[in-house]
RNA sequence: GGGGCUGUCGGCUAGUUUGGUAGGCUGCAAGCCUUGGGCGCUUGCGACUAGGGUUCAAAUCCCUGCAGCCCCA
Numbered sequence: 001g002g003g004g005c006u007g008u009c010g011g012c013u014a015g016u017u018u019g020g021u022a023g024g025c026u027g028c029a030a031g032c033c034u035u036g037g038g039c040g041c042u043u044g045c046g047a048c049u050a051g052g053g054u055u056c057a058a059a060u061c062c063c064u065g066c067a068g069c070c071c072c073a
Base pairs, nucleotide, nucleotide: 001072002071003070004069005068006067007066010026011025012024013023020056027045028044029043030042031041032040049065050064051063052062053061
C1' cells in the first nucleotide's frame, strides 16, 4: 500500500441476511421476603463507533472516516 472482518447499556451477548416497539444475562438502585444477611421474587436505571446520504421509517441499506484484528505485498 491492497483486501477482508468486527464495533450495541458499566461488562458479556442476540438482533443486521428480509429496514418497522432495541431484547437477554450480569451489574446497580428501590421494594417484598428474613430476627439479620444471603438466596429468591417484583419494579426501575442503563447502549447501537463518528459524520453524511437513501427512506414514511436505519443497529440494519449506501458513502466517507475512526479504532481493533486477520490475510497478502